Transfer RNA from a Patescibacteria group bacterium, 73 nucleotides, folded computationally. Rfam family: tRNA.

RNA sequence: GCCGGCGUAGCUCAGCGGCUAGAGCAGGAUCUUCAUAAGGUCAAGGUCGGAGGUUCGACCCCUCCCGUCGGCA
Numbered sequence: 001g002c003c004g005g006c007g008u009a010g011c012u013c014a015g016c017g018g019c020u021a022g023a024g025c026a027g028g029a030u031c032u033u034c035a036u037a038a039g040g041u042c043a044a045g046g047u048c049g050g051a052g053g054u055u056c057g058a059c060c061c062c063u064c065c066c067g068u069c070g071g072c073a
Stems, first nucleotide, its partner, number of pairs: 001072007010025004018056001028042004049065005
């Protein structure tokens, strides 16, 4: 330099173009217990890497850029 994968909550990851983007774990509150652990319940937590474009509508499709991983040279 060329080609490809990946980027979504603190972490690990779902999410076939259409209510409000979800789960598990971690952290918080609470119930249970004499207490702890385990377990139950609840709440919170997101510029969906960035910028444009397509579309009535984009996390999802297209382009460029950034980061990361791999392949070729």
Annotation
Its mean pLDDT, the model's own confidence on a scale to 100, is 81.